[in-house]
RNAcentral holds the full RNA, with entries from SILVA.
This is a predicted structure of a 489-nucleotide part of an RNA (small-subunit ribosomal RNA, 5' domain) from a metagenome.
It matches the Rfam family "Bacterial small subunit ribosomal RNA".
The coordinates come from a structure-prediction model, not an experiment, and the mean pLDDT is 86.

Context: one part of a larger RNA
C1' cells in the first nucleotide's frame, strides 16, 4: 500500500445495499419460537332458525333443526427449520472410489379390501394429596388393539411345506381421500476404502478385545462390534504413543505469482444442547423447546414431596475496549397439519438501533478590487487571509410542507407504507470537520517556555532567538469522516 464482525478520541447532512457478543458453551426474570385434523373415534352439544304452550307483547319455558366449541382416545409432524462451535488431528472433513444395507411422506406398476372378538380413555361415582399427580369401581367408540379367512406376492425351507395383511371416511353417489401384501423408482441415510489435513523428540517406544482365525450372538447392513475357544500377533523414526491448539471445507484477507495468514456473515458436512449416562417410541433420534436415573444449580413447599433447563427471537444480570428492539405481519418465499376452508410458524419477509463497512449526493452557482473592515507578518513603505466576504444577479439537488401514487398479486388477499416514484411550493435557506507542517513526508512565520514544561513512529527535539514542546496567523491533506491503536499480507 491493502485489509477489519474492529474498538478508542474529535466530529457528524441524507439515501441505498450489507454487517452488528470475535469475551462468560457464564446465569437467565417475563412473552412468544410446534402444531394440526371433527372428513378416524365417543362425548360436549353453544348462537341462529322453525314450531308449540304461557302470558307481562318481547319474555319465560318446550320440541325439533343447526353445528359453534374443545379436554380425551387416535393419525401424521414435534429427527425438518432456528441456535451454537464446547468437544473433535478423527474417515471428523475434502476429493475419488466401493458393497454387505434401511428409506415414512412423494411417483410407476401388480393384487386384495372377508368377516369376528376383547378392551380402554374421556364421562360419572368413590378416595389419597399442600400441591405435581395417583388410585379404586361401573360403563363406552374408534383408521385404537387381537384373533379367523384368503395370498398375484414376501420369508423360511430338510424344496414335501409351513409362516405372514387389512380400515374406514366422506359424497352432488359420478367419485375423492385412505387402508394392506409386493416389486421398481426418486430422495434422503448408514458403513467400508486410497490420498490430503497444525506444532512439539526437552514426548521412542505403544497395544490385551489389543491383531488374526474358527464358531455364535447382534446390526436395516460388513466387522472384535459383543461372546466363547486357539494363535501371538498388530502400530512405530515415512514419527506410533503423549502433550499442547483447533470445528472442517466452498470461500476470504493479501500477494505480479507462487505463498502467507484466516474460516464472521452466505453455502454444504460435522458435533452438541446445564453436566455425565441410558434406553423407549418411531421409517428415522440415542431426541435443543420428549422419558428415565445420577451430579451442581435456581425456585415451590403444609417438610411428606416436587418444578426447571434461552448455544431458538427478544430482554436482564455479569464479563469486557466492544456488538442492537422484550417491534410489526404471515402480504410474498418456504415448511408442518387438513378433502379443503384455514390454523400455526420470532423460519422468512419488515421495519428500529449502531458512520460499523462500502457506494453515492449534498453542503450551492455565477459575479464580485473600495484589493473594505477585523486579524496575523512587516524592512512600518507594504504583504498576506483574499474573490474570501459583504454586494449583485442566480438555481432548488437533498431534507421540509402539500397533493398524486405503482410493482411486488393471482379472481381476492400488501406487515413493509407517511413505500418507490412523479408533480407543485418556499428559501441560501437546515448541513464541515479532523490530523498533520524537522527528516523520512505534501505543508512556515510570530509568541509564550527555557533540559522546566513537554514531544516522539525511526532518528531525535527542549539548556533565551525552538518551522521539532503550547498557543495564534497561515498552509498541506483527506473528507462525513479524520486521526490514534490492535491485528493479518
Nucleotide at each position: 500500500g491493502a485489509u477489519u464482525g474492529a474498538a478508542c478520541g474529535c466530529u457528524g447532512g441524507c439515501g441505498g445495499c450489507a454487517u452488528g457478543c470475535u469475551u462468560a458453551a457464564c446465569a437467565c426474570a417475563u412473552g412468544c419460537a410446534a402444531g394440526u385434523c371433527g372428513a378416524a373415534c365417543g362425548a360436549u352439544g353453544a348462537a341462529g332458525c322453525a314450531g308449540c304452550u304461557g302470558c307481562u307483547u318481547g319474555c319465560a319455558g318446550u320440541u325439533g333443526u343447526g353445528g359453534a366449541u374443545u379436554a380425551g382416545u387416535g393419525g401424521c409432524g414435534g429427527a425438518c427449520g432456528g441456535g451454537u462451535g464446547a468437544g473433535u488431528a478423527a474417515c471428523g472433513c475434502g476429493u475419488g472410489g466401493g458393497a454387505a444395507u434401511c428409506u415414512g411422506c412423494c411417483u410407476g406398476g401388480u393384487a386384495g379390501u372377508g368377516g369376528g372378538g376383547g378392551a380402554u380413555a374421556g364421562c360419572c361415582c368413590g378416595g389419597a394429596g399442600a400441591a405435581a399427580u395417583c388410585c379404586g369401581g361401573a360403563g363406552u367408540a374408534a383408521u385404537a388393539c387381537c384373533g379367523c379367512a384368503u395370498a398375484c406376492c414376501u420369508u423360511c425351507u430338510a424344496c414335501g411345506g409351513a409362516a405372514g395383511a387389512a380400515a374406514g371416511g366422506c359424497u352432488u353417489c359420478g367419485g375423492c381421500c385412505g387402508c394392506u401384501a409386493c416389486c421398481a423408482g426418486a430422495u434422503g441415510a448408514g458403513c467400508c476404502c486410497g490420498c490430503g489435513u497444525u506444532a512439539g523428540a526437552u514426548u521412542a517406544g505403544c497395544u490385551a478385545g489389543u491383531u488374526g482365525g474358527u464358531g455364535a450372538g447382534g446390526u436395516a447392513a460388513u466387522g472384535g462390534c459383543u461372546c466363547a475357544c486357539c494363535a501371538a500377533g498388530g502400530c512405530a523414526a515415512c514419527g506410533a504413543u503423549c502433550u499442547a491448539u483447533a470445528g472442517c471445507u466452498g470461500g476470504u484477507c493479501u500477494g505480479a505469482g507462487a505463498g502467507g495468514a484466516u474460516g464472521a456473515u452466505c453455502a454444504g458436512c460435522c458435533a452438541c444442547a446445564u453436566c455425565g449416562g441410558g434406553a423407549c417410541u418411531g421409517a428415522g433420534a440415542c431426541a435443543c423447546g420428549g422419558c428415565c436415573c445420577g451430579g451442581a444449580c435456581u425456585c415451590c413447599u403444609a417438610c411428606g414431596g416436587g418444578a426447571g433447563g434461552c448455544a431458538g427471537c427478544a430482554g436482564u444480570g455479569g464479563g469486557g475496549a466492544a456488538u442492537a428492539u422484550u417491534g410489526g405481519a404471515c402480504a410474498a418465499u418456504g415448511g408442518a397439519g387438513g378433502c379443503a376452508a384455514c390454523u400455526c410458524u420470532g423460519a422468512u419477509c419488515c421495519a428500529g438501533c449502531a458512520a460499523u463497512g462500502c457506494c453515492g449526493c449534498g453542503u450551492g452557482u455565477g459575479u464580485g478590487a473600495a484589493g473594505a473592515a477585523g486579524g496575523c507578518c512587516u524592512g512600518a513603505g507594504g504583504g498576506u487571509u483574499g474573490u474570501a466576504a459583504a454586494g449583485c444577479a442566480c438555481u432548488u439537488u437533498c431534507a421540509g410542507u402539500u397533493g398524486g401514487g405503482a410493482a411486488g398479486a393471482u379472481a381476492a388477499u400488501g406487515a413493509c407504507g407517511u413505500u418507490a416514484c412523479c408533480a407543485a411550493c418556499a428559501g441560501a435557506a437546515g448541513a464541515a470537520g479532523c490530523a498533520c507542517c524537522g527528516g523520512c513526508u505534501a505543508a512556515c512565520u510570530c509568541c509564550g517556555u527555557g533540559c522546566c514544561a513537554g514531544c516522539a513512529g525511526c532518528c531525535g527535539c527542549g539548556g533565551u532567538a525552538a518551522u521539532a514542546c503550547g498557543g495564534a496567523g497561515g498552509g498541506u491533506g483527506c473528507a462525513a469522516g479524520c486521526g490514534u491503536u490492535a491485528a493479518u499480507c